[in-house]
Context: one part of a larger RNA
RNA sequence: GAGUAGCGAAAAAAGAGUGAGAAUCUCUUUCACCGAAUGCCUAAGGUUUCCUGAGGAAGGCUCGUCCUCUCAGGGUUAGUCGGGACCUAAGCCGAGGCCGAAAGGCGUAGGCGAUGGACAACAGGUAGAUAUUCCUGUACCACCUCAUGAGCGUUUGAACGAUGGGGGGACGCAGAAGGAUAAGGAAAGCGCACCGAUGGAUGUGUGCGCCCAAGCAGUGAGGAAGUCGAAUAGGCAAAUCCGUUCGACGAUUUCAAGCUGUAACGGGGAGGGAAAUAGAGUACCGAAGUUCCUGAUUUCACACUGCCAAGAAAAGCCUCUAGUGAGUUCAUAGGUGCCCGUACCGCAAACCGACACAGGUAGGCGAGGAGAGAAUCCUAAGGUGAGC
Numbered sequence: 001g002a003g004u005a006g007c008g009a010a011a012a013a014a015g016a017g018u019g020a021g022a023a024u025c026u027c028u029u030u031c032a033c034c035g036a037a038u039g040c041c042u043a044a045g046g047u048u049u050c051c052u053g054a055g056g057a058a059g060g061c062u063c064g065u066c067c068u069c070u071c072a073g074g075g076u077u078a079g080u081c082g083g084g085a086c087c088u089a090a091g092c093c094g095a096g097g098c099c100g101a102a103a104g105g106c107g108u109a110g111g112c113g114a115u116g117g118a119c120a121a122c123a124g125g126u127a128g129a130u131a132u133u134c135c136u137g138u139a140c141c142a143c144c145u146c147a148u149g150a151g152c153g154u155u156u157g158a159a160c161g162a163u164g165g166g167g168g169g170a171c172g173c174a175g176a177a178g179g180a181u182a183a184g185g186a187a188a189g190c191g192c193a194c195c196g197a198u199g200g201a202u203g204u205g206u207g208c209g210c211c212c213a214a215g216c217a218g219u220g221a222g223g224a225a226g227u228c229g230a231a232u233a234g235g236c237a238a239a240u241c242c243g244u245u246c247g248a249c250g251a252u253u254u255c256a257a258g259c260u261g262u263a264a265c266g267g268g269g270a271g272g273g274a275a276a277u278a279g280a281g282u283a284c285c286g287a288a289g290u291u292c293c294u295g296a297u298u299u300c301a302c303a304c305u306g307c308c309a310a311g312a313a314a315a316g317c318c319u320c321u322a323g324u325g326a327g328u329u330c331a332u333a334g335g336u337g338c339c340c341g342u343a344c345c346g347c348a349a350a351c352c353g354a355c356a357c358a359g360g361u362a363g364g365c366g367a368g369g370a371g372a373g374a375a376u377c378c379u380a381a382g383g384u385g386a387g388c
Base pairs, nucleotide, nucleotide: 012030013029014028015027016026017025031385032384033383034382039365040364041363045345046344049343050074051073052072053071054070055069059067060066079140080139081341082340083339084338086117087116091112092111093110097106098105099104121138122137123136124135125134141337142336143335144334145333147332148331149330150329151328152327159324160323164320165319166318167317172307173306174305175304178300179299180298183294184293185292186291188290189210190209191208192207193206194205195203211267212266215262216261217260218259219258222255223254224253225252226249227248228247229246230245231244232243234242235241271285272284308311351360352359367379368378369377370376
């Protein structure tokens, strides 16, 4: 320079409390803003920022009794969620091997590697901080054990069964139609509460609510597949399997959302609501639970039809033998179930931007009125009032 520029998009007001001190902290009552988000879940990333108690030097563009700051204590609970003990893709590594002055490069067998495949848990409750993890109720999966019961079998071979063969897994995009559900709405009905501090209101009044999973059993819109027998130079050996050929027959199998019953004599539920020595809308009690309409971008399901650019692999699984060879299968009962993650933020003051930065950040849910609509305006649930 100069007490100058600036104090980084945005609505606050009053009362009460705490305190040495309050525009800024807490509470209450109004008001206002977002509402395909400024709500909720979650991936990456961050790494304790989470919760409680205390503090106010510094950080906080003012203040501060407050904080994502400082100090102390606490907090993340899993057979089923995500990952590993399963599988493979691109890519990477790579025994031998090939190449190369060296370093090293490439690459077979093999391995690693999810963003994909496979795979068994749901509803409610609870806390200051975790919950499909704790608790309650009801399940499911794998393995083990003995006991009981039943079945089959020991050369007339039960059962298991490949690192092998086959099937399956197994796949694009667009379009249209249908089934179903989620969700929403309405009024009738049902239930509970209320009758207004200012004129009226017992009425055709006002307000609020009118539900629930996995599992198991049954059913099942719709879709798909033909089934049986004989022969067999193919499937690197074998095969009863697959493939190929021939013959007979015409209802069986499978997938599948949903629905019904049960689960549920349970949960939740508007509302009512204590005691107490500090601990409250807490403990505790708890009604109704029907009908109709709309209706998805969800699901059946890439199922159907169409099209050309012709749309992963491997394992789990089923089957076939090669093979093993005396016990084994089912039901009931009992038992076991490893390692890692799990707090919190997550369109943001906690991530990437040197900052408590008007920028950027994958995926899911995403209500009502008007509307073609996820546009736009106003609102619900929920959140917020931008640190002078």
The part of an RNA shown here (large-subunit ribosomal RNA, domain III) has 388 nucleotides and comes from Virgibacillus sp. AGTR.
Lineage of the source: Bacteria > Bacillati > Bacillota > Bacillaceae > Virgibacillus.
Its mean pLDDT, the model's own confidence on a scale to 100, is 81.
It was read from a public genome assembly.